Transfer RNA from a marine eukaryotic metagenome, 67 nucleotides, folded computationally. Its mean pLDDT, the model's own confidence on a scale to 100, is 81.

């Protein structure tokens, strides 16, 4: 320094957690792939403090990287 969806990452000064790929379904197509649409996916790394409100602010832990 990093840890947020199955993988790769976004999340301004704290205010309802997104994207792309990837399952699933429709749609187009002789069929397949492409391409379009939609649905599904999340105790935001564990605890714990502050705060009316934490994925953001403090604290121990645990992993992983780097000097």
């Nucleotide at each position: 320094g990093c840890u947020u969806a199955g993988c790769u990452c976004a999340g301004g000064u704290g205010g309802u957690a997104g994207a792309g790929c990837a399952u699933u379904c429709g749609a187009c197509u002789u069929u397949u792939a492409a391409u379009c649409g939609a649905a599904c996916g999340g105790u935001c790394g564990a605890g714990g403090g502050u705060u009316c409100g934490a994925g953001u602010c403090c604290c121990u832990c645990a992993g992983c990287g780097c000097c």